[in-house]
Context: one part of a larger RNA
C1' cells in the first nucleotide's frame, strides 16, 4: 500500500450548509479516451525459470532456449465506463390546494408560588434534625389578613405526544420568519448523492463590558456528626445562574449506532393527512403515505441484542481504528483576553 474492522471490545466527525474530488437515472445516435484482440518494433547484457555441457560433485562457470508479465506504432472490435449531440420522466426540484407543530427572532401581557416592605390581628416561641445546635423572636417573630415592590420561572394540559440538522425548544398573545407532511398531478428535465479542505450553528460551565439579582448557590464563614470530616446534615452566604452586545467552542454534545438510495415474512399502539365504506352526522371498521414507540420471521452478531426507524442484503461517498500504561501528555504549529481548545509524539515500561 493491502487486509480486517467501528452499538457495548481500539474506532462514527457534536450537527449543518456547502468548494474541491469521487460516484451517479432510461432511450438513440457521435467519437475510441478507457477497456479487449491482431500484426510490427522494442523491452541491453548478467540474474530467475528450462534443457545440454565444464571443473571428480556441489557451489561456480558455459552454450541453447523460453522470460522479461512493460512499453511505443498502426489496424481492428464497440458491450461497458468515459467524450459530444439529441430524447424521456420514474430520481431531484418548482407549482396549486390543505392542514398539525414547546421550530426560530422580537414585543406585549397573565396567574401562582417564594422572598422583601408597611399596615392590622395576636403572643412566646419560631426554624431545623436521626438528636440537635448554630440561627430568627418581647426593639413583638412564628401564624394569619389586607396593601405595595422585585425578580425568575411557567403547576394542571403533559403523552412510550409534537418541533427541529444538532445543541435543544413548554403560561397566553401579537408581529415577522424557516423546515416537514398529506393531497393534485400542472411545470423544469438528471438539474441528483457524498463531501477533504472552508464557512455556519453549537447545552452547561467559564471570560469581558454594562445592567439585573427574588429564589437557588459553588467559594467562604457558623453549627453539627467523627479518631479526623478541609464532606454527607443543618443555619448563613458571594461569584453565578437572568438580560443586552462580544468571546469560548468544550460534553456520557448518546441510538455510546455517519449520510443517501433500494431490496427483505409479520403483529400491535400512537402523532398528522388522504382515500373507502358506513351513518342524519360525528365515531367505528378497511386501505394508502409521513414520523414515532413495543413485540418479534428470515437473516446478523462473541454474546447482549438489532430485526422495514437493521446492528440483515447490497451500492456509493466521508471519518476513525490498529495492544495496555507512558498521554490527550511533551515539542512545534495555529486558534483564544485568558481558561484553555484542535493538531498531536517519543523514550521507557508491561
Nucleotide at each position: 500500500c493491502u487486509g480486517g474492522g467501528c452499538g457495548u471490545a481500539a474506532a462514527g466527525g457534536g450537527c449543518g450548509c456547502g468548494u474541491a474530488g469521487g460516484c451517479g437515472g432510461c432511450c438513440c445516435g457521435u467519437u475510441a479516451a478507457g477497456u479487449c484482440g491482431a500484426a510490427c518494433g522494442u523491452g541491453a547484457a548478467a540474474u530467475c525459470c528450462c534443457c545440454g555441457g565444464g571443473c571428480u560433485c556441489a557451489a561456480c562457470c558455459c552454450g541453447g532456449g523460453a522470460a522479461c508479465u512493460g512499453c511505443g506504432u498502426c489496424c481492428g472490435a464497440u458491450a461497458c465506463u468515459g467524450u459530444c449531440u439529441g430524447u424521456c420522466u420514474u430520481g431531484a426540484g418548482u407549482c396549486c390546494g390543505g392542514g398539525a407543530g414547546a421550530g426560530g427572532a422580537g414585543g406585549g401581557u397573565g396567574g401562582a408560588a417564594u422572598u422583601c416592605c408597611c399596615a392590622g390581628u395576636g403572643u412566646a416561641g419560631c426554624g431545623g434534625u436521626g438528636a440537635a445546635a448554630u440561627g430568627c423572636g418581647u426593639a413583638g417573630a412564628u401564624a394569619u389578613u389586607g396593601g405595595g415592590a422585585g425578580g425568575a420561572a411557567c403547576a394542571c394540559c403533559g403523552g412510550u405526544g409534537g418541533c427541529g440538522a444538532a445543541g435543544g425548544c413548554g403560561g397566553c398573545u401579537c408581529u415577522c420568519u424557516g423546515g416537514a407532511c398529506c393531497g393534485g398531478u400542472a411545470c423544469u428535465g438528471a438539474c441528483g448523492c457524498u463531501g477533504a479542505g472552508g464557512c455556519g450553528c453549537g447545552a452547561a460551565a467559564g471570560c469581558u463590558a454594562g445592567g439585573g439579582g427574588a429564589g437557588c448557590a459553588a467559594a467562604c464563614g457558623g453549627g453539627a456528626u467523627u479518631a479526623g470530616a478541609u464532606a454527607c446534615c443543618c443555619c448563613g452566604g458571594u461569584a453565578g445562574u437572568c438580560c443586552u452586545a462580544g468571546c469560548c467552542g468544550u460534553a456520557a454534545a448518546c441510538g455510546a449506532u455517519g449520510a443517501g438510495c433500494a431490496c427483505u415474512u409479520g403483529g400491535u399502539g400512537u402523532g398528522g393527512c388522504g382515500g373507502g365504506u358506513a351513518u342524519c352526522g360525528a365515531c367505528c371498521c378497511c386501505c394508502g403515505c409521513c414520523g414515532u414507540g413495543c413485540c418479534g420471521a428470515a437473516g446478523c452478531u462473541a454474546a447482549c441484542g438489532c430485526a422495514u426507524u437493521a446492528a440483515g442484503u447490497g451500492c456509493u461517498c466521508c471519518g476513525c481504528c490498529u495492544g495496555g500504561g507512558g498521554a490527550g501528555u511533551a515539542c512545534g504549529g495555529u486558534c483564544g483576553c485568558a481558561a484553555g481548545g484542535c493538531u498531536g509524539a517519543a523514550a521507557c515500561u508491561c
Model confidence (mean pLDDT): 90 of 100. A computed fold for a 350-nucleotide part of an RNA from an uncultured Acidobacteriota bacterium, annotated as small-subunit ribosomal RNA, central domain. Its Rfam family is "Bacterial small subunit ribosomal RNA". Gene Ontology terms of the family: ribosome and structural constituent of ribosome. The full RNA is in RNAcentral, with records from ENA and Greengenes.